Large-subunit ribosomal RNA, domain II from a Rikenellaceae bacterium, 695 nucleotides, folded computationally.
The full RNA is in RNAcentral, with records from ENA.
It matches the Rfam family "Bacterial large subunit ribosomal RNA".
Model confidence (mean pLDDT): 81 of 100.
Taxonomically the source falls in Rikenellaceae (Bacteria, Pseudomonadati, Bacteroidia, Bacteroidales).
Context: one part of a larger RNA
């Protein structure tokens, strides 16, 4: 891992309440006793005693009344309106005991420990060999004597080198090891605060420590061992057969309270009664101040313009007057325009009452709950960045607790709610070329970018920019000849005045920028010159010979385009099998039909001990509630039934039932088994890093 055994709501009291019996204004006996039996029995005494029939006041107390209180008042609590209780079993649930099971760290008490290890005491033991050469001392040399100086001895030291010995500096190399700490190499100490036998002492908030919270028997920020002890755990985990009915919450308050808990909301089962009191839809009344909408209707806030009270500046004046303004600005015209805490206005909707219709709810009363971590998504909002799979609130919905189909794959995105069977039908959303069940469908048109094949999120695009391209639209110009091209001309007055060194169309200013000539021809569109000179263009004639240009508004493209291991529409691929629009066809689901069966509930009929027909609607489900049921031990009816003409087990196989299970037959097995009715439980395993065994 697998199998196979174990393996978790018990028992006793005491309380609630519901069922079923007994007796009932009353119920009931306990402890004891007594007889009959011998099973932990049966019956018979035993009223002590407890609960119920009356309340009221703290109480004496009084009493259908009482207490309050000076009250014959008022008020509280009772009675009156039919008065039901109690004992006993059962099921459910509190509470009090370990109370469903297994789980801490920890606390506290009584002992065992210093054979390991820290520190101490007593007695013992051990440091191979080299090396350096302090003090002192002789001898000589020197002093006045002293100091001093050499040689020579000597043999000091937590001196030096390195063995044993004790340690543990670096790396390797071991890491299910050779070892629950070791093995190579390397390193430090090595007469010393040195290493060690050996005996001995010092104990758990206590030793002991050259101090690292270190050690104190492979265990130390408080040893082990036993107890108290099933310590306590708002925490995690597990909690065992089966079927039918309902079916939730994740919210408000409240808490030393936020992963817990009390009320309340929402579920379910009992029971109850009324002039339906729920819910939905229509009608009619109604209050209200959101959307929106407005502000010469308030409070604010506010863009341009036009006046310009008053300020401020300047000018000007002995000074008053006055005059002017690239300035602030009051008010008032125009024209725009804002607001959650503005509002002259003002909706839909929703909610409040009525009346009608249509359902089958809604209250009370009483037993069990479970829930108080929610989350997606659409609309209104607040936050935040009009950022989040953010966040906080309201309305719905849907996951939660919902399976099926689509979406390529995906809890709430789109269709749609699974009572079983069927090789029958029809749609839904979404598809119909293979993958894949169905149009290589019609019918106009767009796109040339593989755009694209993406409803939307999960999985981004935009300002912006171009003779891409279709569709409208409005305007101007054209056979009196447009637009392009091409030939030719584009002149005079004049080198306009000015201003400059120069300025002649073309450096700059200035202008009634005019006039002549002319089909036309700017006192000049741009290139150039130092200044002219030169090309050119506006305009015109001709040549062509049919349209051209200019703006808007829209439809598919096109750059802009940019993320980390290789790309992709789900793939293949596809000029449609891509994009709009229209249309018929099919496919497509546990949806709806269709045929057969089953439960529930209701309501009729029949009929009457509760069947049975017949019609309707219902039959997703977790927490959770409620009903009915298998199986397994063992007891009582049971001295009986069944059984060597083969029991329990134990193996195959077949039938049966909605399932839990049940039953028949082979073989095996080789003695016991337990139908029915009832009754009592050590009564059911997949899970608890669940105990044991085994493989």
């Nucleotide at each position: 891992a697998c199998c196979u055994a174990c393996g978790a709501g018990u028992u006793a009291c005491c309380g609630a309440u519901u069922g079923u019996g007994g007796c009932a204004a009353g119920g009931c006996u306990a402890a004891g006793a007594g007889u009959c039996a011998a099973g932990a029995g049966g019956c018979u005494c035993g009223g002590a005693g407890c609960c119920g029939a009356a309340g009221c006041g703290a109480a004496a107390g009084c009493g259908a009344g009482u207490c309050u209180u000076a009250a014959c008042a008022g008020g509280g609590c009772g009675u009156u309106a039919u008065u039901a209780g109690u004992c006993a079993c059962a099921g459910u649930c509190g509470g009090u005991a370990g109370a469903c099971g297994c789980g801490a760290a920890a606390c506290c008490a009584a002992g065992u420990g210093a054979u390991c290890u820290a520190c101490c005491c007593u007695u013992g033991u051990g440091c191979a060999g080299g090396u350096u050469g302090a003090a002192g001392g002789u001898u000589a040399g020197g002093u006045a004597a002293a100091a001093c100086u050499a040689a020579c001895u000597g043999g000091a030291g937590g001196a030096c080198c390195g063995a044993a010995c004790c340690g543990g500096u670096a790396a390797g190399c071991g890491u299910u090891g050779a070892a629950a700490a070791g093995c190579u190499u390397u390193c430090g100490g090595a007469u010393g605060a040195c290493g060690u036998g050996a005996g001995g002492g010092u104990a758990g908030g206590a030793g002991u420590g050259a101090a690292a919270g270190g050690c104190c028997a492979a265990u130390c920020a408080a040893a082990c061992u036993u107890g108290g002890a099933g310590a306590u755990a708002g925490c995690u985990c597990g909690u065992a057969c089966u079927c039918c009915c309902c079916g939730a919450a994740a919210u408000g308050u409240a808490u030393u309270u936020a992963g817990g808990u009390g009320c309340a909301g929402c579920c379910u089962c009992g029971g109850g009664g009324u002039u339906a009191a729920u819910u939905c839809u229509g009608g009619c009344g109604g209050a209200g101040g959101u959307a929106g909408a407005g502000c010469g209707a308030c409070u604010g806030a506010u863009a341009g313009g036009a006046u310009g009270c008053g300020a401020g500046g300047g000018c000007u004046u002995c000074a008053c007057c006055g005059c002017c303004u690239a300035u602030c600005a009051a008010g008032u015209c125009c024209u725009g325009a804002c607001a959650a805490a503005c509002u002259c206005c003002g909706a839909a909707u929703g909610c409040c009452g009525u009346c009608a219709g249509a359902u089958a709810u809604a209250c009370c009363c009483g037993g069990g709950a479970g829930u108080a971590a929610g989350g997606g998504c659409a609309u209104g909002g607040g936050u935040g960045c009009u950022a989040a799979g953010g966040u906080c609130c309201a309305u719905g919905u849907c996951c939660g607790a919902g399976a099926g189909a689509g979406g390529a794959a995906c809890a709430a995105c789109u269709c749609a709610g699974a009572c079983c069977a069927u090789c029958a039908g029809c749609u839904a959303a979404g598809g119909u070329c293979c993958c894949c069940a169905a149009a290589u469908a019609u019918a106009u048109g767009c796109u040339a970018a593989g755009u694209u094949g993406a409803a939307g999120a999960c999985c981004a695009u935009a300002a912006c920019g171009a003779a891409g391209u279709g569709a409208g639209a409005u305007c101007u110009c054209c056979u009196a000849g447009a637009c392009a091209g091409c030939u030719a001309g584009g002149a005079u007055g004049u080198u306009g005045g000015c201003u400059u060194g120069g300025a002649a169309g073309c450096a700059g200013c200035c202008a009634u920028u005019c006039a002549u000539u002319u089909a036309a021809a700017g006192a000049g569109u741009g290139c150039g010159u130092a200044a002219c000179a030169g090309c050119u263009c506006a305009c015109u004639a001709g040549u062509c010979g049919a349209g051209a240009g200019a703006u808007c508004u829209u439809g598919c493209g096109u750059g802009g385009a940019u993320a980390a291991u290789a790309a992709u529409c789900g793939g293949g691929c596809a000029u449609a099998a891509g994009c709009a629009u229209a249309u018929u066809a099919c496919c497509g689901a546990a949806g709806c039909u269709a045929u057969g069966g089953a439960a529930u509930c209701g309501a009729a009929a029949u009929g009457u001990a509760u069947u049975u027909u017949u019609c309707g609607a219902u039959u997703g489900g977790u927490a959770g509630g409620g009903g009915a049921g298998c199986a397994u031990u063992c007891c009582a009816u049971u001295a009986a039934c069944c059984a060597g003409u083969g029991a329990a087990g134990g193996u195959a196989u077949c039938a049966c039932u909605u399932g839990a299970g049940u039953g028949a037959u082979g073989c095996u097995g080789g003695a016991g088994g337990u139908c029915a009715u009832g009754g009592a439980a050590a009564a059911g395993c997949a899970a608890a890093u669940g105990u044991a065994g085994g493989u």